[in-house]
RNA sequence: GCAGAGUAGGAGUGUGUGCGUUAAGUGCCAGACGGACGGGGAGUUGCCGGCCGGACGAAGAGCAGGAAAUGCUCGCGGUACACAUUCCGCAUCCCGCUGC
Numbered sequence: 001g002c003a004g005a006g007u008a009g010g011a012g013u014g015u016g017u018g019c020g021u022u023a024a025g026u027g028c029c030a031g032a033c034g035g036a037c038g039g040g041g042a043g044u045u046g047c048c049g050g051c052c053g054g055a056c057g058a059a060g061a062g063c064a065g066g067a068a069a070u071g072c073u074c075g076c077g078g079u080a081c082a083c084a085u086u087c088c089g090c091a092u093c094c095c096g097c098u099g100c
Base pairs, nucleotide, nucleotide: 001100002099003098004097009088010087011086012085013084014083015082016081017080018079019077020076021075028054029053031051033049034048035047039095040094041093042092060074061073062072063071064070
């Protein structure tokens, strides 16, 4: 000098177990706070988290049960978590690592 690897995190698909269907959750906007960001250092107007407020907004059906309670089945929700798998991926700066 050339080539390359690796993080947090994000997205898709599959499986399983839940939650909601009396609407929580998801998504959007605003506020204040906190956290993380390749092995080391720095680090944003980017990322993530819960909290608070605002606007919007969804799909139930069947069966069992004398009935109520409850349970089961099939759905529905930009639903949660776990596992598997694929893809993207240090904002950026300096140094380092591997191969040639």
A computed fold for a 100-nucleotide RNA from a mouse gut metagenome, annotated as THF (Tetrahydrofolate) riboswitch aptamer. It matches the Rfam family "THF (Tetrahydrofolate) riboswitch aptamer". Rfam describes the family as follows. Tetrahydrofolate (THF) riboswitch was first reported for Ames et al. as an RNA motif in 5' untranslated (5'-UTR)regions of folate transport and biosynthesis genes in Firmicutes genomes. The literature on the family includes a 2014 paper in Chem Biol by Trausch and Batey, "A disconnect between high-affinity binding and efficient regulation by antifolates and purines in the tetrahydrofolate riboswitch".